The RNA shown here (THF (Tetrahydrofolate) riboswitch aptamer) has 93 nucleotides and comes from Candidatus Izemoplasma sp. The coordinates come from a structure-prediction model, not an experiment, and the mean pLDDT is 76. The model forms 94% of the base pairs in the Rfam consensus.
RNA sequence: AUCAGAGUAGCUGUGCUCGCGUUAAGUGUUAUACCAUGGAAUGUCGGGUAUAAACGAACACAUUCGUGGCGGUGAGGCAGCGCGUUCGCUGAU
Repeated sequence: AUCAGAGUAGCUGUGCUCGCGUUAAGUGUUAUACCAUGGAAUGUCGGGUAUAAACGAACACAUUCGUGGCGGUGAGGCAGCGCGUUCGCUGAU
């Protein structure tokens, strides 16, 4: 120097585990502000948090001990996927 590769935030799924809601939470949408994003720098058509707005779904049995459902539900486990540019790292030449 050339070629190849690893690694983030996070995303998707689930014959798994523990919760929450079913008393309108949570999820999803929009706006604004802020934050974090491979080892370094920079950065978003990706991610998160807060506030506000509009919209708005999910029950039976049992009878106080619970059971089984339901929710574009939370966390974890597992599986798959996963940095644009420059430098760095690993391997080969």